[in-house]
């Protein structure tokens, strides 16, 4: 200089007029100042919580959920650091990563055969027949090494050996397993011995761990207003959170109908955020100082003007003038995550590979 990974920030700024939402200060009130005023994702509604109401406790199952190790957290299915396994020349990136030797199902179609299996073959033995060192045919009793056929065919290469072959034997290499070392581990690694027909549980299933059920339109309080009007089922019954049981509460429980659609609080000081400090490889923890940063109610945070800033097009006097555009995208109970979108501009550190010194 090019390509490449893995990241951080920003994503308009200033000024006038004008208007809007909260809190605040003066003021009897109008009104008149001060302060704040959408987001990295507010989004998807996918996780895990604070809260809330279900009176509540124990136990149990069902459904759900997560699944290599450790560690962080208020928790996660998230986040850091590792192992293994794939993929890249590397930086890097994925992983639906417990078990197939508990059972039950699947493996299309090809193929002889997919919890086994002879379709073309290889050697013997007898017996026919021929062109008689041999070649057909036909019966026996051996083979799974050679070809096909598939994704996958008695663990894979190679030598021995054999009638011909086969872990038969023997070497190397794969899996499984004992053993020793290293490691918190999940692995690793070395040397011996054993042993050997698959794949997939994102098939059902077996194991380990977590799980009550709802949802701010949650709850709650003030006013007002109607028809306590209608039916059914009970007192050792029957109601209390998916289902069960034990306790331990209680006089109600079910259905149908009708009023009240007002106001107020729940509403934002938080598991908040900055800066440092020490410990830690990190995630983070701890501890010092500092700050207060929307809270609406059909839902505010805006309009205009002017002058800049960034890109792009054209012209040209290479810095000037002219147009034109400036991304994804709007809080509604808050919070930690995760996925996803997102014009440009700015920057960091790692890899490859050329040049040049």
């Nucleotide at each position: 200089c090019a390509g490449g990974g893995c990241g951080g920030c920003u994503g308009g700024g200033c000024g006038g007029c004008c208007g809007c939402u909260g809190c605040u200060a003066u003021g009897u009130a109008a009104a008149u100042g001060g302060c704040a005023g959408a987001g990295g994702a507010a989004a998807g509604u996918c996780c895990g919580a604070g809260c809330u109401c279900c009176a509540c406790c124990g136990g149990g199952c069902a459904g759900g959920g997560u699944g290599c190790u450790g560690g962080g957290u208020a928790a996660c299915g998230c986040c850091c650091a590792g192992g293994c396994g794939g993929g890249g020349c590397a930086a890097c990136c994925c992983g639906a990563c417990a078990g197939a030797u508990a059972g039950u199902g699947c493996c299309a179609c090809a193929g002889a055969a997919a919890c086994a299996u002879a379709c073309c073959g290889c050697c013997c033995a007898g017996g026919g027949g021929g062109u008689u060192u041999c070649c057909u045919c036909c019966u026996g009793a051996g083979c799974a090494a050679g070809g096909g056929u598939g994704a996958a065919a008695u663990c894979g290469u190679g030598a021995g050996g054999u009638a011909a072959g086969a872990g038969c034997u023997c070497a190397c290499g794969g899996c499984c397993c004992c053993a020793g070392c290293g490691g918190u581990g999940a692995c690793g690694u070395u040397u011996g011995g054993g042993g050997c027909g698959g794949g997939a549980a994102a098939a059902c299933c077996u194991c380990a761990c977590c799980u009550g059920g709802u949802g701010c339109a949650a709850g709650g309080c003030c006013g007002a207003a109607u028809a306590g009007g209608g039916g059914g089922a009970c007192g050792u019954a029957g109601g209390g959170u998916g289902c069960c049981c034990g306790g331990c509460c209680u006089g109600u429980c079910c259905c149908c109908g009708g009023g009240u659609u007002g106001g107020c609080c729940g509403c934002a000081u938080g598991a908040u955020c900055c800066c440092g400090a020490u410990g830690g490889u990190a995630a983070c923890a701890u501890u010092g100082g500092g700050a207060c940063u929307a809270g609406a109610g059909a839902g505010a945070u805006g309009g205009u003007c002017g002058c800049c800033a960034u890109c792009c097009c054209g012209a040209c006097u290479u810095g000037u003038c002219g147009g034109g555009a400036u991304a994804c995208a709007g809080a509604a109970c808050u919070c930690g995550g995760c996925u996803u979108a997102c014009a440009g501009g700015c920057u960091g550190c790692c890899c490859u590979g050329g040049c040049c010194c």
The prediction has a mean pLDDT of 76. The RNA shown here (Bacterial RNase P class A) has 357 nucleotides and comes from a Dehalococcoidia bacterium. It matches the Rfam family "Bacterial RNase P class A". From the family's description: Ribonuclease P (RNase P) is a ubiquitous endoribonuclease, found in archaea, bacteria and eukarya as well as chloroplasts and mitochondria. The organism belongs to Dehalococcoidia, within Bacteria.